TPP riboswitch aptamer (THI element) from a Rhodospirillales bacterium, 102 nucleotides, folded computationally.
It matches the Rfam family "TPP riboswitch aptamer (THI element)". Rfam links the family to the GO term thiamine pyrophosphate binding.
The organism belongs to Rhodospirillales, within Bacteria.
Its mean pLDDT, the model's own confidence on a scale to 100, is 75.
RNA sequence: CUGCUCAUCGGGGGGAGCCGCUUGGCGGCUGAGAGGUCCGAAAGGACGACCCCGAACCUGAUCCGGUUAAUGCCGGCGUAGGGACUGGUGACUUCGUUGACG
Numbered sequence: 001c002u003g004c005u006c007a008u009c010g011g012g013g014g015g016a017g018c019c020g021c022u023u024g025g026c027g028g029c030u031g032a033g034a035g036g037u038c039c040g041a042a043a044g045g046a047c048g049a050c051c052c053c054g055a056a057c058c059u060g061a062u063c064c065g066g067u068u069a070a071u072g073c074c075g076g077c078g079u080a081g082g083g084a085c086u087g088g089u090g091a092c093u094u095c096g097u098u099g100a101c102g
Base pairs, nucleotide, nucleotide: 005091006090007089008088009087010086011053012052013051014050017029018028019027020026021025036047037046038045039044057082058081059080063076064075065074066073
């Protein structure tokens, strides 16, 4: 000096399922996150939370096997194909050896 890691600011990307009930909603399951605010008749959109930019998420998939009250709940598929694939600031961090203490 650079990289990794942690924190933070800016930019960019992403997903929101299953079930029960007395169904304006309330509650349960897994998970980082399953819908918090505003607009809209709705579809949806903007923002926020969470995650990802050494890999979140999507496709295959109305897939296959297992489990469950049920579900991408677990695994396969998967060294698959696609996919944002970042910039700055600050702090160093990890391993080995020896000794001491618990």